[in-house]
RNA sequence: AGGAGACCGUGGGCGGCUGACGGUGCUUAUGCGCUGAGGAAAGUCCCCCCUCCACUUCAAGUGUGGAUCGACGCAAGUCGGUGGCUCGAGAGGGUCGGCAAGGGCGCAGAAACGACACAGCCCGCAAUUAGGAUGAAUCGGUUGCCGAGGACGUUGUUGCGGGAUCUGGUGAGACGGCGACACCCCACUGGAGCAAGUCCAAAUUGUGGUAGGACGCUAAGUCGAAUGCCGCUUAAAACAGAAGGGGGCUUACGGCGGUGACCU
RNA sequence: GGGCCCAUAGAUCAGACCGGUAGAUCGCUGCCUUCGCAAGGCAGAGGCCACGGGUUCGAGUCCCGUUGGGUCCA
Numbered sequence: 001a002g003g004a005g006a007c008c009g010u011g012g013g014c015g016g017c018u019g020a021c022g023g024u025g026c027u028u029a030u031g032c033g034c035u036g037a038g039g040a041a042a043g044u045c046c047c048c049c050c051u052c053c054a055c056u057u058c059a060a061g062u063g064u065g066g067a068u069c070g071a072c073g074c075a076a077g078u079c080g081g082u083g084g085c086u087c088g089a090g091a092g093g094g095u096c097g098g099c100a101a102g103g104g105c106g107c108a109g110a111a112a113c114g115a116c117a118c119a120g121c122c123c124g125c126a127a128u129u130a131g132g133a134u135g136a137a138u139c140g141g142u143u144g145c146c147g148a149g150g151a152c153g154u155u156g157u158u159g160c161g162g163g164a165u166c167u168g169g170u171g172a173g174a175c176g177g178c179g180a181c182a183c184c185c186c187a188c189u190g191g192a193g194c195a196a197g198u199c200c201a202a203a204u205u206g207u208g209g210u211a212g213g214a215c216g217c218u219a220a221g222u223c224g225a226a227u228g229c230c231g232c233u234u235a236a237a238a239c240a241g242a243a244g245g246g247g248g249c250u251u252a253c254g255g256c257g258g259u260g261a262c263c264u
Numbered sequence: 265g266g267g268c269c270c271a272u273a274g275a276u277c278a279g280a281c282c283g284g285u286a287g288a289u290c291g292c293u294g295c296c297u298u299c300g301c302a303a304g305g306c307a308g309a310g311g312c313c314a315c316g317g318g319u320u321c322g323a324g325u326c327c328c329g330u331u332g333g334g335u336c337c338a
Stems, first nucleotide, its partner, number of pairs: 001264003006259005011253001012233006021036006038239001042250002045248005050193004063188004067082006083096005097184002104178002113176001118168003121163008131152001138148004197215004265337007274290004284321001292308005314330005
C1' cells in the first nucleotide's frame, strides 16, 4: 500500500429563494417573531400510560418466558461480570430450567429405553445320521457362494437344559444417556384496542344515536394529512417519511470515524 | 390505523396437532385395447415443501426473520 471479515459509534453544517407550505404568538388589510420527521417514523413482535367491556377472590386451565451474579426499569427488557455447549483460523458470533415419576428415541442392528434376553464359548441329555476324485478334512474370502487344497470324515448337525459374564459388524446414541409448545418445576398472565372511547347532535314530535361536528391529539399536530427548491462545504449518501404518546426488540440502509484479530 | 390466516407436483388439496419413506384426485407420457378416436386397463415421469437462518442424530412439521397473497373491523 492492497484485500477480506468482526464489533461499537455516528445518521451533518451554513447560506439563498428577504420565497412556498402546516401550526402558533403579537400587531391588524399587512408585517414581524417562534416552531415543524427518523435512527429506524418501518415490521406490528412485545410492554407501559390511556379507554371500553367482563369480573367477589383464590385456584385450575390456557398462554408467554427460563444458565448464574450484580445494576437499572412499573413492565417488556437492557447493560456488565462469570460458566457450560457450539460455529469460526482469529477477532468474534449463537445458545441455555429438570429428567425423580409418566411418555418418546424411525431405518440399521443381537439388543433403542423394560431390564435383560439372543448368538458365539464350555458341560449334560435327546434326536439324526454318511458322505467323499461328479473333490473329504482344513484354510482364506466380498459367506445361499467362490477360491486354494488333494484323502479323508463319522469329535459333525439339530433341539432342550445348565454354566461362564469375555466378544458381538449397526447406529447420532449401546445401558449411561438424549429430547419434548407432549411430562415435571419456577415466574408472570382477564379480553379488546385511538376505527379505543367521551360529549354535542340533524333530517324528524318522541324514541333511537345514524349523517355530521368537537374532544381524545401533545413546544410538529394532521385527517384529501404540511415539513419544498437551489448552492457551498464535506464522507455526507443510502434506507426511508410522523398520525394518541412513551419504551424495548427485529428488519432495511450506506458514507465516515474508532477498537481489536488476520492475509498478501 | 388495527385483528386474523395462507404459501406442498401443471391444477385442487392431504401430510404439520405428538419431527423419522412426501402422498391423493384430475391432468401429462408410454404401452395394451379399437379400423381410428373417446372411455377403460397397466406402467411411469413430474417436488431445492415460498425464501434465509437456528434447534436436533434427523425439519414439510418446532423456533426466529424476510417475501408474496387473502380476509375482517368504522